[in-house]
RNA sequence: GCCCCCGUAGCUUAACGGACAGAGCAUCGGCCUCCGGAGCCGAGGAUGCCAGUUCGAUUCUGGCCGGAGGCA
Numbered sequence: 001g002c003c004c005c006c007g008u009a010g011c012u013u014a015a016c017g018g019a020c021a022g023a024g025c026a027u028c029g030g031c032c033u034c035c036g037g038a039g040c041c042g043a044g045g046a047u048g049c050c051a052g053u054u055c056g057a058u059u060c061u062g063g064c065c066g067g068a069g070g071c072a
Base pairs, nucleotide, nucleotide: 001071002070003069005067006066007065010025011024012023013022018055027043028042029041030040031039048064049063050062051061052060
């Protein structure tokens, strides 16, 4: 330099172009308990950035940024 893949919550991840972006772990609060843990109930927290297509984009297109791999 070229090719391919990936980027969603603190971590791991789901989402035929259409519902309020869903869950597990973690965190916080409550119940329970002598205290804690476990268990139960609840809460907060996310689409890498900029454009484009579309009535509508996490999803499609382009560029950039970052990560992993292959070729030279």
This is a predicted structure of a 72-nucleotide RNA (transfer RNA) from a Candidatus Shapirobacteria bacterium.
Rfam family: tRNA. It is annotated as a transfer RNA.
It was read from a public genome assembly.
The coordinates come from a structure-prediction model, not an experiment, and the mean pLDDT is 80.
Taxonomically the source falls in Candidatus Shapironibacteriota (Bacteria, Bacteria candidate phyla).